A computed fold for a 73-nucleotide RNA from Patescibacteria group bacterium UBA5272, annotated as transfer RNA. Taxonomically the source falls in Bacteria candidate phyla (Bacteria).
This record gives sequence, structure tokens and C1' cells, in this order.
RNA sequence: GCCCCUAUAGCUCAGCCGGUAGAGCAGCUGCCUUUUAAGCAGAAGGUCGUAGGUUCGAUUCCUACUGGGGGCA
Repeated sequence: GCCCCUAUAGCUCAGCCGGUAGAGCAGCUGCCUUUUAAGCAGAAGGUCGUAGGUUCGAUUCCUACUGGGGGCA
């Protein structure tokens, strides 16, 4: 220098063909328990890496850039 993969909740990851995003764990509240842990219930938590473009509508499609990983030279 070129090419490929990847970026979604605090963490690990779904969401595959465009229709206003979910799970597990962690944290919070309550129940249970003498207390803790375990168990049960509930609520909360996200400008979907950044900036543009296409579209009525983009996490999803296109372009550039940034971070991480890999390959070739």
C1' cells in the first nucleotide's frame, strides 16, 4: 500500500433478505430468609462507531472516515 471480517445496553452476544431493537449476566427495587447467598417478581438501562447518500421509512442498502482483528506484498 491492497483486500477481508468486525463495531448494537455496564459486559457477552442475537436481530440474515428495509417497517420506530431483544436475550443472558451485572446493577436497581420488592418478596422470601434471623441475616447473607440462592430463589421468585418487577422496573430501568441504547443518538445501533462517526459523517454523508438512497428511500415515505435505514441497525439493515451505498460511499468515505475512525477503532479492533486477520491476510497478501